[in-house]
């Protein structure tokens, strides 16, 4: 980097550095000098693989790999339904886990 498969209306932030962004792309709407990203340290969340426990199974723990901690993946994107409006459904797009090349 590319394919398979799952899952995405749930849940979690201080501090120190740093100085204008920041939410993948595209519009829209939001966060941001009352301090953005990025970078440390500390804590928290989740429970995917692995590990341990228990069990007929179902489960559990949070040790180790990873992921996360504003808003449903922040909302839309493309097809359907619908007179549109709103709303639903499906799907592309993205994101993480896991496994194959």
């Nucleotide at each position: 980097u590319u394919c398979u498969u799952a899952u995405c209306c749930a849940g979690a932030g201080a501090g120190g550095u740093g100085g204008a962004g920041g939410g993948a792309c595209u519009g829209g709407c939001c966060c941001u000098u009352u301090g953005a990203a990025g970078c440390c340290u500390c804590g928290g969340c989740a429970g995917c693989g692995g590990a341990c426990u228990a069990u007929u199974a179902a489960a559990g723990u949070a040790c180790u790999g990873u992921g996360c901690c504003a808003a449903u993946u922040c909302c839309a994107g493309u097809a359907g339904c619908g007179u549109a409006a709103a709303g639903c459904u499906a799907g592309c797009a993205g994101a993480u886990a896991a496994g194959a090349g």